[in-house]
Context: one part of a larger RNA
RNA sequence: UGACGGGUCCCCGCACAAGCAGCGGAGCGUGUGGUUUAAUUCGAUGCUACACGAAGAACCUUACCUGGGUUUGACAUAGAGGUAGUAGGGAAGCGAAAGCGGACCGACCCUUCGGGGAGCCUCUACAGGUGUUGCAUGGCUGUCGUCAGCUCGUGUCGUGAGAUGUUCGGUUAAGUCCGCUAACGAGCGCAACCCUCGCUGUGUGUUACAAGUGUCACACGGUACUGCCGAUAUUAAGUCGGAGGAAGGUGGGGAUGACGUCAAGUCAGCAUGACCUUUAUAUCCAGGGCUACACACACGCUACAAUGGCCAGUACAAUGGGUUGCCAAGCCGCGAGGCGGAGCCAAUCCUAGAAAACCGAUCGUAGUCCGGAUUGCACUCUGCAACUCGAGUGCAUGAAGUCGGAAUCGCUAGUAAUCGCGGAUCAGCAUGUCGCGGUGAAUACGUUCCCGGGUCU
Numbered sequence: 001u002g003a004c005g006g007g008u009c010c011c012c013g014c015a016c017a018a019g020c021a022g023c024g025g026a027g028c029g030u031g032u033g034g035u036u037u038a039a040u041u042c043g044a045u046g047c048u049a050c051a052c053g054a055a056g057a058a059c060c061u062u063a064c065c066u067g068g069g070u071u072u073g074a075c076a077u078a079g080a081g082g083u084a085g086u087a088g089g090g091a092a093g094c095g096a097a098a099g100c101g102g103a104c105c106g107a108c109c110c111u112u113c114g115g116g117g118a119g120c121c122u123c124u125a126c127a128g129g130u131g132u133u134g135c136a137u138g139g140c141u142g143u144c145g146u147c148a149g150c151u152c153g154u155g156u157c158g159u160g161a162g163a164u165g166u167u168c169g170g171u172u173a174a175g176u177c178c179g180c181u182a183a184c185g186a187g188c189g190c191a192a193c194c195c196u197c198g199c200u201g202u203g204u205g206u207u208a209c210a211a212g213u214g215u216c217a218c219a220c221g222g223u224a225c226u227g228c229c230g231a232u233a234u235u236a237a238g239u240c241g242g243a244g245g246a247a248g249g250u251g252g253g254g255a256u257g258a259c260g261u262c263a264a265g266u267c268a269g270c271a272u273g274a275c276c277u278u279u280a281u282a283u284c285c286a287g288g289g290c291u292a293c294a295c296a297c298a299c300g301c302u303a304c305a306a307u308g309g310c311c312a313g314u315a316c317a318a319u320g321g322g323u324u325g326c327c328a329a330g331c332c333g334c335g336a337g338g339c340g341g342a343g344c345c346a347a348u349c350c351u352a353g354a355a356a357a358c359c360g361a362u363c364g365u366a367g368u369c370c371g372g373a374u375u376g377c378a379c380u381c382u383g384c385a386a387c388u389c390g391a392g393u394g395c396a397u398g399a400a401g402u403c404g405g406a407a408u409c410g411c412u413a414g415u416a417a418u419c420g421c422g423g424a425u426c427a428g429c430a431u432g433u434c435g436c437g438g439u440g441a442a443u444a445c446g447u448u449c450c451c452g453g454g455u456c457u
Stems, first nucleotide, its partner, number of pairs: 007457001010454004015447002019411002022408001026302008034293002042053002064288007073126001077125007088105002093100002108117003128277002131275003137271002139266003142262001144260001149188006155164003168179003194254004199222007225248001228242005304404001308363002311360001313358001320351003325344002330339003370401001375396007417439007
């Protein structure tokens, strides 16, 4: 000077408390460990790994295993030599394919007609490597933490390491601001500038809405600043209350992450040093595996019901996506779906029926008209191909489960909870993820305690 303390003072945070809904028990989905396996490819491992890389493993992907092939190679550049029925196409045959094989067909550009180019073959340099090292690295990322801190110049103090400034008294979300002050200033952070939502003006307007308008869209502006009043305060910063206002003291949300910490993560996104490999650790193909299953953990979905299940009727969204696409009306099928073909390169057409809600009928506390796992049969769709190993439909079957031990997580308002909808990935496959709107709470006395953080000592 730091760090640490089951030392002290002060302060903050869904940190506790006050509440609401969960997880931990059940079934299933997914990830991980373990075990198994020819292989179950690799990485990630307290917080900060475990629905994580993976925004989608039937083949491909694919890196793993088994088997079969190739060796200047699946891909690049250069040099040398060779080559005319050459490049290219490619029948029979072997084969699971890759590959081997080669009947037959059969070109191009320039030319000084010597040849050259492209191609092919051979040779040489080399290619290749998801092989190792993230403790050799770049770049990017997580975390403390959107916490309020981290520093510098000059001056001063100290023999020096260093201190001061940055402490102190107030105040703030904030090293925010004020006052004091051997300090005076400055930088990176804070805040503001940016985007979006909420109010409003102007302009423009088809495809929007009612018949020339602003409930809509787009663009550009305005508005909020403790500006006004009162109280309080050092009459400072500010704090409390009020008015006006769509909005009030950072209006809500986002983007934005200081100096640094963890030799944190990533050589398998990419790049890259060194090492290793070169008839193999490269490369092609078929099949298998990544989907195994005494078990353990993590994240979810569905439930255990009456604030509910089922049936019938009826109402109201928003974000998005669409030409190898979205697919209407109509018809067929109980249904998944099929036929059909209109419209739309989309404020026009389609996806598209929102669901919870509301109104009525039924069920009457039961393992049930709860719950839907599992299994059988019959189908549908995608796709060369659903056996290993896809999703969906109908009929039948109807398991565990009666609210969950110790322990533990999220959330302070249009939030939690609950309800459905859309996108990316994608041929097909979503309980994951990223978004969207509908309905819409309870509680916060307070800071003793738990956890984390900041400041002084």

Small-subunit ribosomal RNA, 3' major domain from an uncultured bacterium, 457 nucleotides, folded computationally. The coordinates come from a structure-prediction model, not an experiment, and the mean pLDDT is 83.